[in-house]
RNA sequence: AGAGUUUGAUCCUGGCUCAGGAUGAACGCUGGCGGCGUGCUUAAUACAUGCAAGUCGAACGGACAUAGCAAUAUGUUAGUGGCGACCGGGUGCGUAACACGUAGUUGACCUGCCCCUCAGCGGGGGACAACAGUCCGAAAGGAUUGCUAAUACCGCAUGAACUUUGGGGAUUUAGAAAGCCCAAAGGAAACUUCUGGGGCUGAGGGAGGGGACUGCGGCCCAUCAGGUAGUUGGAGAGGUAACAGCUCACCAAGCCGACGACGGGUAGGGGGCCUGAGAGGGUGACCCCCCACACUGGGACUGACACACGGCCCAGACUCCUACGGGAGGCAGCAGUAAGGGAUAUUGGGCAAUGGGCGAAAGCCUGACCCAGCAACGCCGCGUGGAGGAAGAAGGGCUUCGGCUCGUAAACUCCUUUUAGGGGGGACGAGAAAGGACGGUACUCCCUGAAUAAGUCACGGCUAACUACGUGCCAGCAGCCGCGGUAAAACGUAGGUGACAAGCGUUAUCCGGAUUUACUGGGCGUAAAGCGUGUGCAGGCUGUGCUUCAAGUGGUGUAUGAAAGCGCUCGGCUUAACCGGGCAAGGUUAUGCCAGACUGAAGUGCUAGAGGCGGAAAGAGGGACGUGGAAUUCCGGGUGUAGUGGUGAAAUGCGUAGAGAUCCGGAGGAACACCAGAGGCGAAGGCGGCGUCCUAGUUCUGGCCUGACGCUCAGACACGAAAGCAUGGGGAGCGAACGGGAUUAGAAACCCCGGUAGUCCAUGCCGUAAACGAUGCAGACUAGGCGUUGGGGGCGUGAAGCCCUCGGUGCCGAAGCAAACGCGCUAAGUCUGCCGCCUGGGGACUACGACCGCAAGGUUAAAACUCAAAGGAAUUGACGGGGGCCCGCACAAGCAGCGGAGCGUGUGGUUUAAUUCGAGGCUACACGAAGAACCUUACCUAGGUUUGACAUGGGAGUGGUAGGGAAGCGAAAGCGGACCGACCCUUCGGGGAGCUUCCACAGGUGCUGCAUGGCUGUCGUCAGCUCGUGCCGUGAGGUGUUAGGUUAAGUCCUGUAACGAGCGCAACCCUCAGAAGUAGUUACACGGUGUCUACUUCGACUGCCCGCGAUAAGCUGGGAGGAAGGCGGGGAUGAUGUCAAGUCAGCAUGGCCUUUAUAUCUAGGGCUACACACACGCUACAAUGGCCGGUACAAUGGGUCGCCAAGUGGUAACACGGAGCCAAUCCAGACAAAGCCGGUCUCAGUUCGGAUUGUGGGCUGCAACCCGCCCACAUGAAGUCGGAGUUGCUAGUAACCGCCGGUCAGCCAUACGGCGGUGAAUACGUUCCCGGGCCUUGUACACACCGCCCGUCACGUCAUGGGAGCUGGUCACGCCUGAAGCCGGUGGGCUAACUGAAAAGAGGCAGCCGUCUAAGGCAGGGCCGGUGACUGGGACGAAGUCGUAACAAGGUAGCUGUAGCGGAAGCUGCGGCUG
Repeated sequence: AGAGUUUGAUCCUGGCUCAGGAUGAACGCUGGCGGCGUGCUUAAUACAUGCAAGUCGAACGGACAUAGCAAUAUGUUAGUGGCGACCGGGUGCGUAACACGUAGUUGACCUGCCCCUCAGCGGGGGACAACAGUCCGAAAGGAUUGCUAAUACCGCAUGAACUUUGGGGAUUUAGAAAGCCCAAAGGAAACUUCUGGGGCUGAGGGAGGGGACUGCGGCCCAUCAGGUAGUUGGAGAGGUAACAGCUCACCAAGCCGACGACGGGUAGGGGGCCUGAGAGGGUGACCCCCCACACUGGGACUGACACACGGCCCAGACUCCUACGGGAGGCAGCAGUAAGGGAUAUUGGGCAAUGGGCGAAAGCCUGACCCAGCAACGCCGCGUGGAGGAAGAAGGGCUUCGGCUCGUAAACUCCUUUUAGGGGGGACGAGAAAGGACGGUACUCCCUGAAUAAGUCACGGCUAACUACGUGCCAGCAGCCGCGGUAAAACGUAGGUGACAAGCGUUAUCCGGAUUUACUGGGCGUAAAGCGUGUGCAGGCUGUGCUUCAAGUGGUGUAUGAAAGCGCUCGGCUUAACCGGGCAAGGUUAUGCCAGACUGAAGUGCUAGAGGCGGAAAGAGGGACGUGGAAUUCCGGGUGUAGUGGUGAAAUGCGUAGAGAUCCGGAGGAACACCAGAGGCGAAGGCGGCGUCCUAGUUCUGGCCUGACGCUCAGACACGAAAGCAUGGGGAGCGAACGGGAUUAGAAACCCCGGUAGUCCAUGCCGUAAACGAUGCAGACUAGGCGUUGGGGGCGUGAAGCCCUCGGUGCCGAAGCAAACGCGCUAAGUCUGCCGCCUGGGGACUACGACCGCAAGGUUAAAACUCAAAGGAAUUGACGGGGGCCCGCACAAGCAGCGGAGCGUGUGGUUUAAUUCGAGGCUACACGAAGAACCUUACCUAGGUUUGACAUGGGAGUGGUAGGGAAGCGAAAGCGGACCGACCCUUCGGGGAGCUUCCACAGGUGCUGCAUGGCUGUCGUCAGCUCGUGCCGUGAGGUGUUAGGUUAAGUCCUGUAACGAGCGCAACCCUCAGAAGUAGUUACACGGUGUCUACUUCGACUGCCCGCGAUAAGCUGGGAGGAAGGCGGGGAUGAUGUCAAGUCAGCAUGGCCUUUAUAUCUAGGGCUACACACACGCUACAAUGGCCGGUACAAUGGGUCGCCAAGUGGUAACACGGAGCCAAUCCAGACAAAGCCGGUCUCAGUUCGGAUUGUGGGCUGCAACCCGCCCACAUGAAGUCGGAGUUGCUAGUAACCGCCGGUCAGCCAUACGGCGGUGAAUACGUUCCCGGGCCUUGUACACACCGCCCGUCACGUCAUGGGAGCUGGUCACGCCUGAAGCCGGUGGGCUAACUGAAAAGAGGCAGCCGUCUAAGGCAGGGCCGGUGACUGGGACGAAGUCGUAACAAGGUAGCUGUAGCGGAAGCUGCGGCUG
């Protein structure tokens, strides 16, 4: 420090995700040791049990115990009394607050114990506990009578510097109640121990602690905007330690609030902690400070301090005891229990240390604390051994079978002993001695022995680490992208590897990365984002000179910013973690002083901003009232007759009751042609005939006046197209809705005929638009050029023209900016000020709430849920019912066909035991098949064989061995085995081969062509496809390859930021046509010549001439020459690539499957089936013909298991025959047919046509039944030229005609491959169909239009709004009742101290009354939830339904505000936008 993810690729925008660090954690797997820390984050839920606050006998009287005869002494302690219990410890409920932090104030206050100073401590009195007695109660506890002490309680005395009151004069201060002086009144005490002290009272001071007040600081929601009656203030009273509406009565009407009051939600605050480069963000466990709380709520008492965690009273809930009458209780102290929860420990030891309470002290108490226990919860440290040890064991894994790897790893040898185990010694912590819970611990010595000790996660990319097997969109993985559908480095397992390591992963949460809320440090033309526009208050900002002040600002000093922590440094534990010392750091803090630039404040000037004034000017600026002509429609009349209108074509409509057309007259409404322009005006919306009136703004010019008067603007106010609404008018044309006609599968549309609201006017609403320059307003600065509009100035005789200048409006462009497109003095450049707005897509221009509106609706505006994108610009393709150019038998023009019939063949389908398999638009279907009766053959049935029909290796066996093989069984294969019977080498032992058997293995036309090689088809013989270097671009990429010409061609020329090159094209190759030379067998004629054949050469190149063209390339036409002329005809040759095209069955081959079977052999059957459908053909339908007779002319090519002559037989197929030929020789000939000549048939299902069938033959073959071909005779079907549609062909071509060959025993060949013979027609042309090439344009496509994609409906899941209601929480208010208690009142009960002689009083207690009030009750409400029949939309969900709205002119351009309509997308009207 970045990375992954939107795309075919690119750049940008933008979200999501990851790598890091952290934790009071939890979970999974694993686990050796030690040190130091940490450990209920949930139920402030409920708690059994024990402990957590007592102490003092030197305050007091008793009681008891011990000692003593006793006095007494010592000890213990229930009670009185004192001090403490308000600390310490826990928790975070509440609290948004002076609660906290920080800095201050207290002239408005308190302070026990402690310290210092001053003064005092005199003299009396009356009680109450304990105790004793009586009584009540289950208990808790209580009542009553009597006795008694004190440092308990109460008078009196004394008393200042205390308190209160009054007076005095002066000082400080913002202010006097402070301080000074005088006077009056008031007010204290306690003793004890013993001589050392300890305590007590009053006063002053200190230290430390606390109360109160104030400035500033720190959460969210404005869908909380107004709040407030003790409220704000006054003066009076009460109250407090103290100020104060703190409380009360009265008076006034204030006070708070967009600098966010009030309300709601959430929350203890801070030091700090985590993270971060920092700024920030998050957090508030442990430790420290403060606050709040102690079962819930209220209350006071005591006290120096409490409204009191282990005190009291009351109410409530809960729990427990009970004799039912009553009582008791409060772990958010330490342990512990239950519960909750993913989850958090011992009912331990000790007061030895530190600290606290009491005490004079000894000491007692202390779950504070110090220790130990449990937990890898965290941090830190250590170990699980070290060295040597192989061309490398075994074993595992992989393998191309060679090897590679685990791997020096192990074994083995040597060594060490941290740790472990055993044994011995043994602390510091304790400040004079003694005294240690921890602890026989740490530490240390000796011994034993490599011994006691390694896992977890990952290995597709990010991200470090790869193979095998299993699985087969299953099981599963996954942080994101994404893996898994038979070869998965992504699932599971194994081996290996990587990372970390007593841990490792996962989950959760926070920061970071994220400059993704941007202060540091972002944006807003098109990505999200400029308010529709203006006026303008608050606010923010504000020209220039001088002077003053010093708030901001800068400097410097002081105070403070607790400790801990963090940083640096030094030190202590062996090190580290941890701990100790020192330093530093930390702030919008307070304050003194200084500075005076800048901002600010005050004052005084200036004129450049702004405004005014004078003079000119342009304009559809606005409002009102008039007025004009053209046109449409309607009405009246004339002429006139059959149509008119409308469309792609029609129809509805109108018209013989006279339309349309045409002429005249009239009515009425709306809009203003030409002028008119990239023009003008306006803030925007918007504004267009002409005239008048009223009215606003703007520009230029003069430089006369004012003197910063300015800019922007939240809220507010005003204006605001169209549609729409209300009321009243108006209504010609147009025209939502609606009706009709068409179109269509449908047509709720597009088109047509009608037509209502509306459009128009007046008045009032509405307040929205693609209200757009998708660009806020104002100012300054930064090259130019060309237009246009309104002014001014100069030159010019001048309306012309030229130059300068100000205001507007356009185009092109420098720099610069920008992701690019583009912007560019009218900025999207460089800056300043102010406002508005944005923060992934969807949900959602939505819901709820609020405000506005008559309504429609508008403004403001979420969440759940869901996705890994959604986007912008540009690039390359592909595509378009976009454009341009150009090709091709693509169309057109022609010729012959196919589609109908019969037959052949192939395919589908069906059938079957099997009908083996493959091929599937073009590019499968006479294709693999250049030959299925058996074989082939892969299929079926049946019967056999199992190292096998075939290959290789090894072991063993075999000598009448290998081989042959009779009878018998059998369909054959096979079984069987009489009998016959070998070979090679030899050292003579034997060996080889063969055979038998066993082990390895063979075999497979079994699967996967989507694992492959090779080969092939197709686009396409189309003219294209690329590269190097350079240049352009951030980049994908472009350029080159585009352009102007030209070509069959990316062929060539010219031009050109390109220059070259490669694969293609062409040429080089073969063949045909001409010639020459040479040669001549076996060819032919017949002669050394021709034909023919073979070989080697020549020949053609737009080379020459005219014309066209840029003089070029080249072209057309013509010409010469030539056998051939513009690539001469044909062939071979197939670029980069596309179709996961075809083929595992031609071959090869990975993997999988099979192994007495999916192998192999055999017989028979099947591949030949047959209601049908399609494809390729053949033969025909006839007279351009059929038949008969005669007659002419080829070229390929084949032949020894072959071709086969003569001759003979047969009607013929063919047979007999055997000459010749391994072929320019023989077969083979005069080789063919159409043709030609002659005859016949005469338009008919025929003398056409030949299917089908019968009979008899021939041939091949082991065998023609299923299932061959041929011959003869007989039979004589359909068919009379073929619907929609469709194929081939541009010249020696089509068509017609025959011949040959391969395969092959034969042949179902009409197929296929060749050969020659006869031999046409037509092409105007490129509009259209199909395919293709180039350029360009649009795109939401890229699996690329067979694309993408919208909405309703149906189904499932999920979250959510409304909803009659039901229900819960919370918050106050109103009324009623009202505990305890403080305060107040009361006087009739009771009453030790004081007064009084007494009566009585003072005072006190109790009672009663009242205010306040917790809680409860009644009733209505606000806010927030849960739930709810039904209902609304939304999101998501491999293959549902209907349509086709959008993207290409998306087939009606789209989008948009509004209105109506419609199953749905949507359609239509009006206005707007161009995206």
This is a predicted structure of a 1475-nucleotide RNA (small-subunit ribosomal RNA) from an Aggregatilineales bacterium. The coordinates come from a structure-prediction model, not an experiment, and the mean pLDDT is 85. It matches the Rfam family "Bacterial small subunit ribosomal RNA".